[in-house]
């Protein structure tokens, strides 16, 4: 300077300085109606463990669902390979061609969609003296 991501801007305060914090913008998510989708006899409805008298609390977590591109399919000596749906590379769109990346975490028995309305993130990583036609 610039890349991935929502993850960035302004003012305040404390301070050398940045960050932190507060407060407003601004971008992102999630819950949450009529309808619409769905189901279409009704009903019951995890399971384990711990706490408790009891109501309920609390941990793992089946099934379920969520944020993300990060899904699926093979093979395997089960460590890995080898593909793929899709996603990404210096304004932007579209072909072509290079190069990568195709992950992790959550939530906690349950949430379609979804106005009013509630509630929460704003990390974290990386790369270069050029950014191909």
């Nucleotide at each position: 300077c610039g890349c991935c991501g929502a993850a960035c801007c302004g003012c305040g305060a404390c301070g050398a300085c940045u960050g932190c914090c507060g407060c407003g913008g601004a971008c992102c998510g999630g819950g949450g109606a009529c309808c619409c989708a769905g189901g279409u006899a009704a009903g019951u409805g995890a399971a384990g463990g711990c706490c408790g008298c009891a109501c309920g609390g609390c941990c793992u977590c089946a099934g379920g669902g969520g944020u993300g591109a990060a899904u699926c399919c093979g093979c395997g000596u089960c460590a890995g390979c080898g593909g793929u749906a899709g996603c990404g590379c210096a304004u932007c769109u579209u072909c072509c061609a290079g190069c990568g990346c195709g992950a992790a975490c959550c939530c906690g028995g349950c949430a379609g969609c979804u106005a009013a309305c509630c509630c929460g993130g704003u990390a974290g990583g990386c790369g270069g003296u050029g950014a191909g036609g």
Molecule: c-di-AMP riboswitch aptamer (ydaO/yuaA leader)
Organism: Hamadaea sp.